This is a predicted structure of a 76-nucleotide RNA (transfer RNA) from a Gammaproteobacteria bacterium. It was read from a public genome assembly. It matches the Rfam family "tRNA". Rfam's curators write: Transfer RNA (tRNA) molecules are approximately 80 nucleotides in length. Its mean pLDDT, the model's own confidence on a scale to 100, is 81. The source organism's lineage runs through Bacteria, Pseudomonadati, Pseudomonadota and Gammaproteobacteria.
RNA sequence: GCGCCUGUAGCUCAGUGGAUAGAGCAUCCGCCUCCUAAGCGGAGGGUCGCAGGUUCAACUCCUGCCAGGCGCACCA
Numbered sequence: 001g002c003g004c005c006u007g008u009a010g011c012u013c014a015g016u017g018g019a020u021a022g023a024g025c026a027u028c029c030g031c032c033u034c035c036u037a038a039g040c041g042g043a044g045g046g047u048c049g050c051a052g053g054u055u056c057a058a059c060u061c062c063u064g065c066c067a068g069g070c071g072c073a074c075c076a
Base pairs, nucleotide, nucleotide: 001072002071003070004069005068006067007066010025011024012023013022018056027043028042029041030040031039049065050064051063052062053061
């Protein structure tokens, strides 16, 4: 340099056009318990990598860019 894949909550991930974006773990609060752990209930937490485009409507489709990973090429 070329090609492919990935980017969504603190972490790991789901959601592949249709109303207000979800789960588990973690965090906080409560219940339970002599106490702790475990268990149960609840709450907070999101510019969906960035920008633009298509559409009545975009996390989802298209383009460019950014970051990470893999493969190929180059390595004077």